[in-house]
Parts: sequence; structure tokens; C1' cells
RNA sequence: AGCUCAUCACGAGGGACUGAGGGAACGGCCCGUUGAAGUCCCGGCAACCAGCAAGAUCCUCAUGUUUGAGGUCGUCUUUGCAAGGUGCCAAUUCCGACUAGGGAAUCCUAGGAAGAUGAGGA
Repeated sequence: AGCUCAUCACGAGGGACUGAGGGAACGGCCCGUUGAAGUCCCGGCAACCAGCAAGAUCCUCAUGUUUGAGGUCGUCUUUGCAAGGUGCCAAUUCCGACUAGGGAAUCCUAGGAAGAUGAGGA
């Protein structure tokens, strides 16, 4: 670089250094010398993975057929705790771009593409 799956309407910023760009790309529209991007420090948000507890399910065994015991393991559109690995802290992923439907129309709705993040696999 590319593949698979899930999510993307919520949420959360101060300081120091520095000094002109930034919001992926294109168009728009925004942010920016009342300080962009970057680096560092501190803080915060969230809960994808890992962890813990509960519940459900599943499997095995027993059983006066509904209960009991066990399960190193497993599963979950479930709940809670916590915050270890990531991530994030202007605007819905800022909006659009392609397709379909609707509309007299600037447009509206749904889906897709692309992208981001996580997890997995090779």
C1' cells in the first nucleotide's frame, strides 16, 4: 500500500515555544496575527480492543422434567465498573460531489463512493 468487519448527529482545551497557514483531495463555505499547522506540558471526552462483575445463551452430566451441578473454554445489537492499548477534543466525516426516488424550484430523502478510527486477518 491493499483486504474484511463495526462505527462516524453525541462528547471533550488551556498553557509554553514558534509564526502562516488549516479544515484529506476537487468545488463551496468556513477557521486563522484576538495566533494556523507543528512540537512539548497539563487537562478533558469517549468506550473500539483488552480487563472485571452481572445477566442471557450454548455445551456436558444428573434429575420424579423441572431444577441442580460443572464448563480451563465459547457466544451476545444486554447491563454496570474501570481506564491498561488506541483514538479524539470548531462546524454532522463542515456541506456537496455519484446513483435512485420526490419536488415548479434554490432543494428534500435514502443509498453509495471516498475518508477517519478501531478490531481482525494475511